[in-house]
Context: one part of a larger RNA
RNA sequence: GGUGGAUGCCUUGGCAGUUAGAGGCGAUGAAGGACGUGUUAAUCUGCGAUAAGCGUUGGUAAGGUGAUAAAAACCGUCAUAGCCAACGAUUUCCGAAUGGGGAAACCCACUUAGCAUAAGCUAGGUAUCAUUAACUGAAUACAUAGGUUAAUGAGGCAAACCGGGAGAACUGAAACAUCUAAGUACCCCGAGGAAAAGAAAUCAACCGAGAUUUCGUUAGUAGCGGCGAGCGAACGCGAAUCAGCCCUUAAGCUUAUUGGGCGCUAGUGGAAUGUUCUGGAAAGGACAACGAUACAGGGUGAUAGUCCCGUACACUAAAGCAACCUUUAAGUGAAAUCGAGUAGGACGGAGCACGUGAAACUUUGUCUGAAUAUGGGGGGACCAUCCUCCAAGGCUAAAUACUACUGACUGACCGAUAGUGAACCAGUACCGUGAGGGAAAGGCGAAAAGAACCCCUGUGAGGGGAGUGAAAUAGAACCUGAAACCGCAUACGU
Numbered sequence: 001g002g003u004g005g006a007u008g009c010c011u012u013g014g015c016a017g018u019u020a021g022a023g024g025c026g027a028u029g030a031a032g033g034a035c036g037u038g039u040u041a042a043u044c045u046g047c048g049a050u051a052a053g054c055g056u057u058g059g060u061a062a063g064g065u066g067a068u069a070a071a072a073a074c075c076g077u078c079a080u081a082g083c084c085a086a087c088g089a090u091u092u093c094c095g096a097a098u099g100g101g102g103a104a105a106c107c108c109a110c111u112u113a114g115c116a117u118a119a120g121c122u123a124g125g126u127a128u129c130a131u132u133a134a135c136u137g138a139a140u141a142c143a144u145a146g147g148u149u150a151a152u153g154a155g156g157c158a159a160a161c162c163g164g165g166a167g168a169a170c171u172g173a174a175a176c177a178u179c180u181a182a183g184u185a186c187c188c189c190g191a192g193g194a195a196a197a198g199a200a201a202u203c204a205a206c207c208g209a210g211a212u213u214u215c216g217u218u219a220g221u222a223g224c225g226g227c228g229a230g231c232g233a234a235c236g237c238g239a240a241u242c243a244g245c246c247c248u249u250a251a252g253c254u255u256a257u258u259g260g261g262c263g264c265u266a267g268u269g270g271a272a273u274g275u276u277c278u279g280g281a282a283a284g285g286a287c288a289a290c291g292a293u294a295c296a297g298g299g300u301g302a303u304a305g306u307c308c309c310g311u312a313c314a315c316u317a318a319a320g321c322a323a324c325c326u327u328u329a330a331g332u333g334a335a336a337u338c339g340a341g342u343a344g345g346a347c348g349g350a351g352c353a354c355g356u357g358a359a360a361c362u363u364u365g366u367c368u369g370a371a372u373a374u375g376g377g378g379g380g381a382c383c384a385u386c387c388u389c390c391a392a393g394g395c396u397a398a399a400u401a402c403u404a405c406u407g408a409c410u411g412a413c414c415g416a417u418a419g420u421g422a423a424c425c426a427g428u429a430c431c432g433u434g435a436g437g438g439a440a441a442g443g444c445g446a447a448a449a450g451a452a453c454c455c456c457u458g459u460g461a462g463g464g465g466a467g468u469g470a471a472a473u474a475g476a477a478c479c480u481g482a483a484a485c486c487g488c489a490u491a492c493g494u
Base pairs, nucleotide, nucleotide: 001486002485008479009443010442013414014413015411016410017409018408019407020406021405022403023402024157025156032094033093034092035048036047037046039071042068043067044066054088055087056086057085058084059083060082063075064074065073099108100107101106109126110125111124112123113122114121115120128154129153130152131151132150133149134148135147136146161192162190163189164188165187172179176226202209203208213240214239215238216237217236223231224230244395245394246393247339252332253331254330255329256328259325260324263321264320265319267315268314269313273288274287275286276285277284289306290305291295297309298308299307344368345367346366347365348364349363350362351361354380375390376389377388378387379386430437431436450478453465454464455463456462
């Protein structure tokens, strides 16, 4: 010197959060796709036969016709270019897919209206289930089953959180069977922005408290437990948040509407620096200034408060959205009569920290079965006294859980073998019949100024000059360029 791509530096991407919003989309056809769509051959992005787009209303505007990616041809410059926002229009085919079928993106129909009449064209409708209503209507007389039609609703997708149903095993017990793991994983159903629970037939202890939920503590306590492994409360106390009501004519709730301001969805204004030196380049050095309710951050040829975008601060909406206050109206509340096949009991289970135990309490598969306020339940077997509450009807915000998604911000988080699998056209290429598995791959330069022209050569590859550049040993196999490994030269040893 080559090879190689470590290291350093960088960051478009990730990771973890904080805070605010949003908490759904869908038969008015979703999510997700197929195929198209440009002056366009391909891919991405956007869009849908009105196809990188159409309309209206706002904002902005001197530059635009998305990217790889030029070129050509055009549009526009004071407001119909373009861009941004809101609301509309269009929105092929598949997909719940819904006229029938089907090997998804295809095939084949019926029917109504209109236009053409030769075929045809255009615009609607035709799935199933549930509820309601009407019309019909068997065996079979009345009826019922069934049928038809109409109206309304549902269906599917989506990250976690929530309620319910159903429910393992590995494992631990140093084996294993009760037990544990665990009502966990998985599966199914259902709902909401939260869900569930909830206004005492509750606790407490002779003092009293006063719905529910969540957190801290009580407490690894009382207990349960082949008293093994392990499981594991409550009362009370301290906090968060607080709200009560109805069936009894009501608490309220929903929808629409009038006016209002605070917000959200585009935006607007926004202070203050010069000279000189080095250098390819000044933001660096020197000297002299200025702003600051703005010295957050980013960019610009090296490190910029005063160059650019911004930032503090101030301001803004034709249209739409959201909650709140306010005016008015309509609808709903409407089920029942204070809870009977209930409470309780027997047998068998389950839940309660509690494994049948002395086992209360809750629940219920089978069989039974009260009282009804002069009554009934509970106070951990049971009885009495005492205390306390009123089951067998229903509604209820907040404190709590979660984050697929949107905005802003943060990091003694990563920096390309790290961080997501994915910084790059990645769930891609590739592998697999399939379920499924699943990569590698970042960096020229400030700017392409990406090397005109000449020479060697196969009209090569590659190279030598010339030129650009601060630098070309920055030349596209491009920042830096370690080691292994290979070569050339020289010296010495053999």
Model confidence (mean pLDDT): 86 of 100.
The part of an RNA shown here (large-subunit ribosomal RNA, domain I) has 494 nucleotides and comes from Euplotes focardii.
Rfam family: Bacterial large subunit ribosomal RNA.